[in-house]
RNA sequence: GUGCAGGCCAAGCAGCCGCGGAGGCUCGCCCUUCGAGGAAAGUCCGGACAUCACAGGGCAGGGUGGUCGGGAACCCGACCCGGGGAAACCUGCGGGAAAGUGCCACAGAAACACACCGCCGAUGGCGCGUCAGCACGUGCGGCGCGCACAGGCAAGGGUGAAAAGGUGCGGUAAGAGCGCACCGGCGUCGUGGUGACACGGCGGCCAGGCAAACCCCACCCGAUGCAAGGCCAAGCAGGACCGCUUGCAGGCUGCCCGCCAAGGUCCAGGUCGGCCGCUCAGAUGGAUGGUUGCUCACGACAGAAUCCGGCUUAUCGGCCUGCUACGGAA
Repeated sequence: GUGCAGGCCAAGCAGCCGCGGAGGCUCGCCCUUCGAGGAAAGUCCGGACAUCACAGGGCAGGGUGGUCGGGAACCCGACCCGGGGAAACCUGCGGGAAAGUGCCACAGAAACACACCGCCGAUGGCGCGUCAGCACGUGCGGCGCGCACAGGCAAGGGUGAAAAGGUGCGGUAAGAGCGCACCGGCGUCGUGGUGACACGGCGGCCAGGCAAACCCCACCCGAUGCAAGGCCAAGCAGGACCGCUUGCAGGCUGCCCGCCAAGGUCCAGGUCGGCCGCUCAGAUGGAUGGUUGCUCACGACAGAAUCCGGCUUAUCGGCCUGCUACGGAA
């Protein structure tokens, strides 16, 4: 010098004038003190808090998904496995495709057991030839050749993102895990590990992909969010009681009762509105700004609204720590 990982700062200082909260007294348009962030953002998760619902269990629905540990959490740490890198390290919508169903465009014969080209035709069939064989007038049999009809094969070609383990040797009529060696997968056993898993032995067991398709497995989940919710409470309307005494004293009604009304006292829910929730920033008419001077590396993204934790995204420039490989110096 380069790379990797983690953390920190977020122009600085001073003066003046403002804005908002709190406190103070000598109440003055005074004094003191405090006043955004690492993300205050997105609102993607979890929780506190609040109201409603709720015996318990199940179904439906939704979420999470390698392992272990922590945690309230979908987050974090370490590790495993796959991929990348020389390394430090980075990265992953990481359960099950051997329970079942479904899908796999175009092309292709076939998208999961398919045969288009192709290979073979050992065996059977058909045809020709041949024979010193047998029947005796065109048959049988042997041998050879041909056809590719029955059929066998999946090696090779071709299609495709993907074609039924791969490479090689043997084998065969041609072929094929058909046999063998190595590699890969799967199963099983052993060893190590809490575990994911790793290593080794054995068995030809050889199985396409998709689960962010349905589904299966394991675990988790009540709904709504501070416009939650609580308190106080004009006005209008409402409810209960009183509405008495005497002597003329509201209406029906001349009299008694009754009802209604005026008036009075009390009450409930609750509108306007206010307060709390709400914070050592704490508004709701919503504060956190302006200006001057100096300095420098010339200044990014942005700005609270119940609170806390996590994640994600945006961000000028700079600093610190640890690590990797190479080179140089001592």

The RNA shown here (Bacterial RNase P class A) has 330 nucleotides and comes from a Solirubrobacterales bacterium. Taxonomically the source falls in Solirubrobacterales (Bacteria, Bacillati, Actinomycetota, Thermoleophilia). A source record names the gene rnpB. The coordinates come from a structure-prediction model, not an experiment, and the mean pLDDT is 78.